[in-house]
């Protein structure tokens, strides 16, 4: 430099035939327990890497860019 594939909660990843962004684990607070450890119930916490396009509506779909992986060279 060139193909592919990826970037969505603090970590790992879902959501893709374009229509309210969710899971597990961690955190926080009630609970169960004499108390730990475990269980339970709830709850915080994301403008979906970035700038533009389509579209009534974009994480999803088009164009650029940074960023990681990987084969090429």
């Nucleotide at each position: 430099g060139g193909g592919c594939c990826g970037g969505u909660a603090g970590a790992u990843c879902a959501a893709c035939u374009g229509g309210c962004a969710g899971a597990u684990c961690g955190c926080c607070a009630c609970u169960c327990u004499g108390g730990c450890a475990g269980g339970g119930u709830g709850g915080a916490g994301g403008c979906u890497u970035c700038g533009g396009g389509u579209u009534c509506a974009a994480a999803u779909c088009c164009c650029g860019a940074c960023c990681g992986g990987u084969c090429c060279a």

Transfer RNA from a Candidatus Aenigmatarchaeota archaeon, 73 nucleotides, folded computationally. Its Rfam family is "tRNA". By type it is a transfer RNA. The coordinates come from a structure-prediction model, not an experiment, and the mean pLDDT is 81. RNAcentral holds the sequence, with entries from ENA. The organism belongs to Candidatus Aenigmatarchaeota, within Archaea.